């Protein structure tokens, strides 16, 4: 320094252009003496920053930052 990868709730993945789900865990009720198991709801992300393309972006484009590999 070059090159192809990854970044999305609190963690672990999905969503290959049409308004972001899904497991765990969180926190409420229900069952229990009581808890755990289970059972029903809730909260919980402007998708790593920007800026473009488009009616419409997590998704294409370009730069940027960060991490983990290759190679020099």
């Nucleotide at each position: 320094g070059a090159c192809a990868u990854u970044g999305u709730g609190g963690c672990g993945c999905a969503a290959u252009g049409g308004u972001a789900g899904c497991g765990c865990a969180u926190u409420u009720g229900a069952c229990u003496c009581c808890a755990g198991a289970u059972c029903a709801a809730a909260a919980g992300a402007u998708u790593g920053c920007g800026u473009g393309u488009u009616c419409a972006a997590a998704u294409c484009a370009c730069g940027c930052c960060a991490g983990g590999g290759u190679c020099a």
The RNA shown here (transfer RNA) has 72 nucleotides and comes from Clarias magur. The sequence is in RNAcentral, with records from Rfam. Its Rfam family is "tRNA". By type it is a transfer RNA. Its mean pLDDT, the model's own confidence on a scale to 100, is 83.